SAM riboswitch aptamer (S box leader) from Oxobacter pfennigii, 121 nucleotides, folded computationally. The coordinates come from a structure-prediction model, not an experiment, and the mean pLDDT is 81. Lineage of the source: Bacteria > Bacillota > Clostridia > Eubacteriales > Oxobacter. The RNAcentral record of the sequence draws on Rfam and Ribocentre.

[in-house]
RNA sequence: UUCUCAUCCAGAGAGGUUGAGGGACUGGCCCGAUGAAACCUCGGCAACCUUCAGGUCCAUUCACCUGAAAAGGUGCCAAUUCCUGCAGCUGAAUUUCAUUUAUUCAGAGGCGAGAUGAGAG
Numbered sequence: 001u002u003c004u005c006a007u008c009c010a011g012a013g014a015g016g017u018u019g020a021g022g023g024a025c026u027g028g029c030c031c032g033a034u035g036a037a038a039c040c041u042c043g044g045c046a047a048c049c050u051u052c053a054g055g056u057c058c059a060u061u062c063a064c065c066u067g068a069a070a071a072g073g074u075g076c077c078a079a080u081u082c083c084u085g086c087a088g089c090u091g092a093a094u095u096u097c098a099u100u101u102a103u104u105c106a107g108a109g110g111c112g113a114g115a116u117g118a119g120a121g
Base pairs, nucleotide, nucleotide: 001121002120003119004118005117006116007115008114013042014041015040016039017038021031022030023029025085027083028082043077044076045075048073049072050069051068052067053066054065055064056063081113086110089107090106091105092104093103094102
């Protein structure tokens, strides 16, 4: 750096150094001198890899499901991945004589983008 698969409405912060940015990107909306980002120390969350037990199976392995553990490898510790983007759908309101169109608001999904893990190149 590319590909595949899985997950993304839960959870979890103090101290120190330092000093103005940060939330990937777009548009919003937020966080920030009562201290951003980064780095260090300590702590925590979670359970992807891992280990154990049970189940599905005639049976072993594999696979899948359920539960438990947390030593190790990662990850994470404002806000749903903060919301959003692309193409549509549904409902309501406005507009119109009416239908259509258009605009606004709301809702549930799909795709994409991104992040993390595991595997492969």